A computed fold for a 308-nucleotide RNA from Hadarchaeum sp. (SeqCode), annotated as Archaeal signal recognition particle RNA. A source record names the gene ffs. The prediction has a mean pLDDT of 75. Rfam family: Archaeal signal recognition particle RNA. On this family, see Wild et al., Curr Opin Struct Biol 2002: "Towards the structure of the mammalian signal recognition particle". Its Rfam clan is "SRP clan". Its family is annotated with signal recognition particle, plasma membrane targeting and SRP-dependent cotranslational protein targeting to membrane, signal sequence recognition in the Gene Ontology.
[in-house]
RNA sequence: CGACGGGCUAGGCGGGCAGCUACCCCUUGCCUGUACCACAAAUGGGGUUCAUGGUGGGCCGAAGCCUGCGGACGGCGUUCGGAACUGCGCGUCGACCUAGCUUCCGGUGACGAAGUCCUGUCCCAUCGGGUCGGCGGCGGCAGGGUUCAGGCCGUAGGGCCUGAAUUAACUGCCCUUGCCUCCUGAAUCCCCCAGGGGCGGAAGUCAGCAAGGGUGGGGAGGACGUGCGGUGCUGGUGGUAAACGGGAUGGAGCUCGGGGCUAGCCAUCGGCGUGCAGGGAAGGCGUCAACCGUGGGCGUGCCCGUCG
Numbered sequence: 001c002g003a004c005g006g007g008c009u010a011g012g013c014g015g016g017c018a019g020c021u022a023c024c025c026c027u028u029g030c031c032u033g034u035a036c037c038a039c040a041a042a043u044g045g046g047g048u049u050c051a052u053g054g055u056g057g058g059c060c061g062a063a064g065c066c067u068g069c070g071g072a073c074g075g076c077g078u079u080c081g082g083a084a085c086u087g088c089g090c091g092u093c094g095a096c097c098u099a100g101c102u103u104c105c106g107g108u109g110a111c112g113a114a115g116u117c118c119u120g121u122c123c124c125a126u127c128g129g130g131u132c133g134g135c136g137g138c139g140g141c142a143g144g145g146u147u148c149a150g151g152c153c154g155u156a157g158g159g160c161c162u163g164a165a166u167u168a169a170c171u172g173c174c175c176u177u178g179c180c181u182c183c184u185g186a187a188u189c190c191c192c193c194a195g196g197g198g199c200g201g202a203a204g205u206c207a208g209c210a211a212g213g214g215u216g217g218g219g220a221g222g223a224c225g226u227g228c229g230g231u232g233c234u235g236g237u238g239g240u241a242a243a244c245g246g247g248a249u250g251g252a253g254c255u256c257g258g259g260g261c262u263a264g265c266c267a268u269c270g271g272c273g274u275g276c277a278g279g280g281a282a283g284g285c286g287u288c289a290a291c292c293g294u295g296g297g298c299g300u301g302c303c304c305g306u307c308g
Base pairs, nucleotide, nucleotide: 001308002307003306004305005304006303007302008301011060012059013058014032015031016030017029018028022048023047024046025045026044036057037056038055039054064298065297066296067295068294069293070292071291074288075287076286077285078284080283085278086277087276088275089274090273091272092271093270094269095268097264098263099262100261101260102259105257106255107254108253115249116248117247118246119245120244121243123239124238125237126236127235128234129233130231131230132229133228134226135225136224139174140173141172142171143170144167145166146165147164148163149162150161151160152159153158179222180221181220182219183218184217189214190213191212197206198205199204
């Protein structure tokens, strides 16, 4: 001096921007990205230009650290950049539509075109019929009844008379379209009231529940009335018209079909151009980490053992 083995030391086990700070590292935010672990850190923790963040543990260990250039990606930022596309406005062209002209074509026409007149279909107005609905249920008189009050008679129940109020109930009459039939029915309406009750020796008489018969009320139907409506059926009169039908006249074209040309064109639709608004692509700029390649600088140390 070299090789091998063992033990150490420096060092390493992400980076960047911002914030904080006199400044640096860390805790904090963001980016990149996957790269030992635990604990504390904003009334902050540690440090001083060699600024190794602190405390503890683990691994590697002279391993490595710093840096220039080139390449190919990516992220983030950007009052840079403005594409596609969308909406609205304007212009222009076209479509659509309207008018005129034309006749290359089609249709129709002496078995009668255009035009003119009458008329029907449709519709409107109005007047009838039919039909279907809506609405309606009068007023009064007399008797009788009911309630209340009074008088007289009867030693009970009760009887007779008078008045007032009321009446829808029962009867008759007048009038009306304002009537008829059926059902239902009102605790506090009417009549009649079995049973039971009151009075009485009895005859009888009185009040009266239920049932029954009615009335008001409610419902259904019919007839009647109606200065109210509907109507798809039907008749008359008048009006109206694009189209169509019938009749008359007329006597040779018509075309309210397509094509072409010209002019117009409210709205709508389409093409192109342009303005505004929205929209944000490619790209540019800044910045950052990682990757690949290739250079440069620093470092490659200390101790022990064995061999040469």